[in-house]
RNA sequence: AGAGUUUGAUCCUGGCUCAGAUUGAACGCUGGCGGCAUGCUUUACACAUGCAAGUCGAACGGAAACGAUAGUAGCUUGCUACUAGGCGUCGAGUGGCGGACGGGUGAGUAACGCGUAGGAAUUUGCCCAGUAGUGGGGGACAACAUGGGGAAACGCAUGCUAAUACCGCAUACGCCCUACGGGGGAAAGGCUUCGGCCGCUAUUAGAUGAGCCUAUGUCAGAUUAGCUUGUUGGUGAGGUAAAAGCUCACCAAGGCGACGAUCUGUAGCUGGUCUGAGAGGAUGAUCAGCCACACUGGGACUGAGACACGGCCCAGACUCCUACGGGAGGCAGCAGUGGGGAAUAUUGGACAAUGGGCGAAAGCCUGAUCCAGCAAUACCGCGUGUGUGAAGAAGGCCUGCGGGUUGUAAAGCACUUUCAGAUGGGAAGAUAAUGACGGUACCAACAGAAGAAGCACCGGCUAACUCCGUGCCAGCAGCCGCGGUAAUACGGAGGGUGCAAGCGUUAAUCGGAAUUACUGGGCGUAAAGCGCGCGUAGGUGGUUUGUUAAGCGAGAUGUGAAAGCCCCGGGCUCAACCUGGGAAUGGCAUUCAAAACUGGCGAACUCGAGUAUGGUAGAGGGAAGGGGAAUUCCAGGUGUAGCGGUGAAAUGCGUAGAUAUGUGGAGGAACAUCAGUGGCGAAGGCGCCUUCCUGGACUAAUACUGACACUGAGGUGCGAAAGCGUGGGUAGCAAACAGGAUUAGAUACCCUGGUAGUCCACGCCGUAAACGAUGUCAACUAGGUGUUGGAGAGUCUAAACUCUUUGUUACCGCAGCUAACGCGUUAAGUUGACCGCCUGGGGAGUACGGUCGCAAGAUUAAAACUCAAAGGAAUUGACGGGGGCCCGCACAAGCGGUGGAGCAUGUGGUUUAAUUCGAUACAACGCGAAGAACCUUACCUACCCUUGACAUUGACAGAAUCCACUAGAAAUGACUUGGUGCCUUCGGGAACCGAGUGACAGGUGCUGCAUGGCUGUCGUCAGCUCGUGUCGUGAGAUGUUGGGUUAAGUCCCGCAACGAGCGCAACCCUUGUCCCUAGUUGCCAGCAUUUAGUUGGGCACUCUAGGGAGACUGCCGGUGAUAAACCGGAGGAAGGUGGGGACGACGUCAAGUCAUCAUGGCCCUUAUGGGCAGGGCUACACACGUGCUACAAUGGCCGGUACAAAGGGUUGCCAACCCGCGAGGGGGAGCUAAUCCCAUAAAGCCGAUCGUAGUCCGGAUUGGAGUCUGCAACUCGACUCCAUGAAGUCGGAAUCGCUAGUAAUCGCAGAUCAGAAUGCUGCGGUGAAUACGUUCCCGGGCCUUGUACACACCGCCCGUCACUCCAUGGGAGUUGGUUGCACCAGAAGUGGGUAGACUAACCUUCGGGAGGUCGCUCACCACGGUGUGGUCAAUGACUGGGGUGAAGUCGUAACAAGGAACAAGGUAGCCCUAGGGGAACCUGGGGCUGGAUCACCUCCUU
Repeated sequence: AGAGUUUGAUCCUGGCUCAGAUUGAACGCUGGCGGCAUGCUUUACACAUGCAAGUCGAACGGAAACGAUAGUAGCUUGCUACUAGGCGUCGAGUGGCGGACGGGUGAGUAACGCGUAGGAAUUUGCCCAGUAGUGGGGGACAACAUGGGGAAACGCAUGCUAAUACCGCAUACGCCCUACGGGGGAAAGGCUUCGGCCGCUAUUAGAUGAGCCUAUGUCAGAUUAGCUUGUUGGUGAGGUAAAAGCUCACCAAGGCGACGAUCUGUAGCUGGUCUGAGAGGAUGAUCAGCCACACUGGGACUGAGACACGGCCCAGACUCCUACGGGAGGCAGCAGUGGGGAAUAUUGGACAAUGGGCGAAAGCCUGAUCCAGCAAUACCGCGUGUGUGAAGAAGGCCUGCGGGUUGUAAAGCACUUUCAGAUGGGAAGAUAAUGACGGUACCAACAGAAGAAGCACCGGCUAACUCCGUGCCAGCAGCCGCGGUAAUACGGAGGGUGCAAGCGUUAAUCGGAAUUACUGGGCGUAAAGCGCGCGUAGGUGGUUUGUUAAGCGAGAUGUGAAAGCCCCGGGCUCAACCUGGGAAUGGCAUUCAAAACUGGCGAACUCGAGUAUGGUAGAGGGAAGGGGAAUUCCAGGUGUAGCGGUGAAAUGCGUAGAUAUGUGGAGGAACAUCAGUGGCGAAGGCGCCUUCCUGGACUAAUACUGACACUGAGGUGCGAAAGCGUGGGUAGCAAACAGGAUUAGAUACCCUGGUAGUCCACGCCGUAAACGAUGUCAACUAGGUGUUGGAGAGUCUAAACUCUUUGUUACCGCAGCUAACGCGUUAAGUUGACCGCCUGGGGAGUACGGUCGCAAGAUUAAAACUCAAAGGAAUUGACGGGGGCCCGCACAAGCGGUGGAGCAUGUGGUUUAAUUCGAUACAACGCGAAGAACCUUACCUACCCUUGACAUUGACAGAAUCCACUAGAAAUGACUUGGUGCCUUCGGGAACCGAGUGACAGGUGCUGCAUGGCUGUCGUCAGCUCGUGUCGUGAGAUGUUGGGUUAAGUCCCGCAACGAGCGCAACCCUUGUCCCUAGUUGCCAGCAUUUAGUUGGGCACUCUAGGGAGACUGCCGGUGAUAAACCGGAGGAAGGUGGGGACGACGUCAAGUCAUCAUGGCCCUUAUGGGCAGGGCUACACACGUGCUACAAUGGCCGGUACAAAGGGUUGCCAACCCGCGAGGGGGAGCUAAUCCCAUAAAGCCGAUCGUAGUCCGGAUUGGAGUCUGCAACUCGACUCCAUGAAGUCGGAAUCGCUAGUAAUCGCAGAUCAGAAUGCUGCGGUGAAUACGUUCCCGGGCCUUGUACACACCGCCCGUCACUCCAUGGGAGUUGGUUGCACCAGAAGUGGGUAGACUAACCUUCGGGAGGUCGCUCACCACGGUGUGGUCAAUGACUGGGGUGAAGUCGUAACAAGGAACAAGGUAGCCCUAGGGGAACCUGGGGCUGGAUCACCUCCUU
């Protein structure tokens, strides 16, 4: 310090997630030792048991218990009983001090509770210091005794008694009160070694503690906006330790609040802790300070201090005891129990230390504390060995079979003993005694490697990889995601990585997150500028000067507790831990000085702002009046059959006279041309003319005021269209509605009608894509060009032009900015001031609540839940029922077909034991198959074999092999005969064969979606890329685009590109012309010969096959930019790639093929392998493809007759000749082929016949007879002859091929092959028609444009309905919590009053009084109760919308595929509004461009 994740890729925005640190943690697996800390975060739930606050006999009366001593009695001679408070002591009691500390908890509390800094009107036991005292009296009450009561707790009556208990008197420096005259008020003694000590009273001062007040800080919610009556203040009184409405009476009407009162929710606060670079954020365990509480609520008493955790009284709930009458209790002290919970310890030891209470002290008490126990809960430290050791052991795992790895790891050898163990010694903590810890720490010697390693992870982020198993299953997962047969992602293993007595997971906090942005973000299009003004509070504010000192800056002082953090030291062997010192504690307060800046106050100024004056332009606003064109209607005229409307129609109107045409009239609404990125207005908006009223702007020059300014939360006004209310008006248009069309449907688009509405007046509504998607104001920062409104100057007669200046408006553009697009003096640049708004998508601008509205609705505005994205700009593609250009037998123009018939062949389907398998849109279907009777053959049924039909290897035996016979369908089996080979270094070897064993063979079994290779297709389309450079943040672009041209990215020109590669073309083959060479098997002009190039001869010609030439837009003319090129022409056999072929770029289709072959993985192994026989692949209601033959006269048939090319041939082609009607048979010459054969080419030509007919067309089918091949033609061959003679008379919708030697037509040959072509591949013969042209269909190329597509339009995607699950709103209500108001009630207690009762101290005139206690009563008040509201939560029949989910392309179970959006998405879309409709949606009105395309206008650039 960053990383992953939106996309095909990119940049940005933006969320989600991860890596870090931490914890009072918990859970899983594992677990050796020690130190040091920590340990109910949940039910402030309930608690059994024990302990946690006592002490003082030196305050007192005393003596229940124990002990000692003395005595007495009994006797058991050391025991019991008694006596003596005389001793040590001491239960209970009186009295004093302490139980207000210490310890616990965090319920309440949003508060003077806490923090910080101050203040004045107080108190303070014990302690310290000082001053003055401590004299003299009195009356009681406990204990105790006696007698009652009660189960108990505990009372009652009578009688006695002490005090440091209680009460007077005296005294009063100081003290208190005061009207300044005066008045008031204390005390206690005890012990003593006789020195004194401890006390007591009054008072002063201190210290410490406590109380009170103020300023300031201290969570969230405005869907809580008003709150308050003792409330705010005053006077008086009361009251308190003390100020004060603290309380009361009266008076006044205040006080608080947008700087957030009140209300609601939540919460103890702080030092600190965690995190963070910091600023911050989160938190408030342990330790420390403060507060609050003590079963819940209320109350006071005592006291220095409490409204009191282990005190009291009352009420309530709960628990316990009870004799039912009454009583007792309060672990949020330490242990412990139950419960709750994911979860948190021992009913331990000791007062040895530190501290506390009491005491003169000894001492006693102390669950405070110090220790121990439990827990890996956290932190820290140590160990689980060290060295050597390669045969790189065995085993495991992997393997390319060679090896690699585990791995110096182990074993082995040599050492060591920390820790643990066991033995012995043994501190400090204590200054005299006293040590729980303590079997302590520590030290020494002893034995032995001995007792001591796990957990998580290994797809990326993120360090670490392989095998097996599984097969979208089981499972994993923090995010992205993994798993559908080769999973580094699941599970196991081996190996590795990380940490280590721990490791992971979960939860939580901060960080990363600049993702709330103070430091440190944004708002044109990503979320985000209020629709627009005016203006209040607030914020901010021009120039000069004086003053002040609030802010700001500087110095000093106080404070900021300790601990903690940090720095420097010290102590435990180190560390954690402990400890000393320092620094720091950013703050607050006080004080001194300064005066630049901001603020306050004062004085001035003119530049900001405004006023006055003269002009100017304008659809600025309001009111009144006027005008013409057009539509419609009415009247009558002319006139006749249609009009109207559409893509085409129909509804509609019209012979009752429409439309059309002309005249007159009525009425309403809107104002053509001018008209313009022109004008005006704050925005909405504003358009005929005139008049009146009125707002603003601009300009010129002077004068005046003197900061009067800017912004603007709330507030207030204006605010399109639609809509609402009342009343008018209504020509046209037109939601709704009706009809007609369209359509599968059409609640739409189109048409005919048509009502609200549109118009006016008044009143509401308050919203729009109210947009420049850009808040207002001000300043600064290059220019250029137009436009519009002024002013000035110049040329100047005017018009006009030029220049300067100023306001408006638009385009281009530098710097700069921006994610990019773009903006660019009219900023989205650089700054300042103020306001508004945003913080992932959906849910949702929705629900609830509030406000406004007549309503529609507007405004304010969430959450649960859900997803990992949603989004912006730009890029490359693809696509478009977008555009432009271009091409192709793509269409058109033609010729011939298919689709109809019969047959052949292939496929689907069906059938079958099997009908083997594959191909199956174009690009499967006469395809693999260039040829299924057996074989092939993979399929089926039977019968057999199991190291195998085939390969390698080792061992054994034998030559190989041949013959006969027999069973069987054969494979195979049984039996039998002959036979001894080749090489040799004599050891043996090679080939072949047999039996048997193990490795292995074998598989046309699966996966073409694991693959290689090969192939198809786009497509012989003209494209596809690279290097360097340049541009861009980048994906990418440029080059490759543009202007021409071409068959072509072919070439030329231009150009931030320059070059290059794969493609194109050419080079190759063939064909077309000529030449040269060579003439046999070829040829024959001339010569000779002949039936015949047969022979002599010749090689001239043809031909053959080698080599050359030739064609290059080379030449001419024209066009074109002079280029490339095109058009025409000449010459030429051939002319613009001459014709044809081979040749197929980068890539696409998970295209095809595991059955050509090869091959990974999986599967079978007496079978899914191998052999053999028979069957099947040839089936047949049907459907489709491809062909053949036809339907005839351009023909059929008969006779005669002519002309090819290219091939094949020895297991072959087969001549002549003979036989057969023929297929064919016999025969055997020739030929390993320019020699011989296949081999007669056919259409054609000449003649004859048929005469439009199911025929002399057509030949299917069937019967019979044959031929050939072959072991074998039944299933299931071809051919021949005789006979038979079906459909069919030119083919519906639709569809195919072809542009010249082509189509069409005619025959010939070959491969395969024993035989078996209508198929395929070649060959030649005859030989056309048409192309105006590119509008349309299909396919393709280039450029451009839009896009929500990228699996790329066979895309994406919206809504209703039905189903599942989830959360949520409404809901008649129901239940509970909390709270306001009104009222009832009133325990205990305090205060006031007092008729009653009682009464020791003092006074008394002895009657009584003062005072007190009880009782009664009044006031206040807790619990409780009644009524009525608010609010929160839970629940609720039913109901609303929302979210989520679901598999296969014949989507889905269904409505049903309805088709709204994305392209002009097929009616451009969207916003507001209204109506309508199953639904997406449709329609009307107004608005926007965030609309494509074409055209026009205007402006700008070059």